[in-house]
RNA sequence: GGCUUCAACAUCCCCGCGGAUGGGACCUUCACGGUAUGUGCACCCGCUGGAGCC
Numbered sequence: 001g002g003c004u005u006c007a008a009c010a011u012c013c014c015c016g017c018g019g020a021u022g023g024g025a026c027c028u029u030c031a032c033g034g035u036a037u038g039u040g041c042a043c044c045c046g047c048u049g050g051a052g053c054c
Stems, first nucleotide, its partner, number of pairs: 001054007013040001014038001016047004021042002023039001026034002
């Protein structure tokens, strides 16, 4: 330098952080659109930290 894998820290457990996309909930003029957020859904990118491999 590259690749893989994990989330210890957490007011039961799960949940590292930021962003994007698709769905979900809600509002609505029910077409378009909009709002909020622990959306206990998925997936991708980057970053932090741990472990392993080249």

Overview:
A computed fold for a 54-nucleotide RNA from an uncultured Acidobacteriota bacterium, annotated as nadA riboswitch. The sequence was found by an Rfam model in a public genome assembly. Model confidence (mean pLDDT): 83 of 100.